[in-house]
RNA sequence: AGGCCCGUAGCUCAGCCUGGUUAGAGCGCUACCUUGACACGGUAGAGGUCAACGGUUCGAGUCCGUUCGGGCCUACCA
Numbered sequence: 001a002g003g004c005c006c007g008u009a010g011c012u013c014a015g016c017c018u019g020g021u022u023a024g025a026g027c028g029c030u031a032c033c034u035u036g037a038c039a040c041g042g043u044a045g046a047g048g049u050c051a052a053c054g055g056u057u058c059g060a061g062u063c064c065g066u067u068c069g070g071g072c073c074u075a076c077c078a
Stems, first nucleotide, its partner, number of pairs: 001074007010027004020058001029045005051067005
């Protein structure tokens, strides 16, 4: 320098292919129930600029472009 993959809740990820109502799961966190107390279990809840910007569209997490960050591969130099 080129190519490919990835970026969604605090963490690990699904959803993207094939755009459409309120964006989800597990773990974690908070409150309550349960216990002498803890753990386990139960109930409820909080928590998201869907990496950023722009474009297409009636409508974008999803499609297109650019940028940023991470990973892998190839090439070059040594």
Transfer RNA from an Acidobacteriota bacterium, 78 nucleotides, folded computationally. Its mean pLDDT, the model's own confidence on a scale to 100, is 83. Rfam family: tRNA. Rfam links the family to the GO term triplet codon-amino acid adaptor activity. It is annotated as a transfer RNA.